[in-house]
Predicted 3D model of an 86-nucleotide RNA (c-di-GMP-I riboswitch aptamer) from a Chthonomonadaceae bacterium.
RNA sequence: UCCACGAAAAGGCAAUGCUGAAGAGAUUCAGCAGCGCAAAGUUCCGGGCUGACAAACGAUGUUUGAUUAGUGGCCGAACUGCCGAA
Repeated sequence: UCCACGAAAAGGCAAUGCUGAAGAGAUUCAGCAGCGCAAAGUUCCGGGCUGACAAACGAUGUUUGAUUAGUGGCCGAACUGCCGAA
C1' cells in the first nucleotide's frame, strides 16, 4: 500500500412524527427531532414493491401490461469512500 474484517476515535447520514411547499398520485424537497445505519454514499443495469395510464372482468375493486413515474433506508449489481485494534 492492497484485500478481508469491524474494536476504538473523529465524524457522517436521517426513520417516524409535525409544519410548509411541489405533484393527478406513489412520492419528493425544506425545517425541528433522532428510529436506526460501516457504505442508510452515488447510479434504475436486473428483480421486487408502489402510483398513473390502457385493456379485460366485474362492482368502485381484481387481474394483465414490450407503456410511464417512483422507491437506492427492499434486494442484487456497478462505481467511489473515513479510520486502522484483534

It matches the Rfam family "c-di-GMP-I riboswitch aptamer". Rfam describes the family as follows. GEMM was predicted in a large-scale screen for bacterial structured RNA regulatory elements.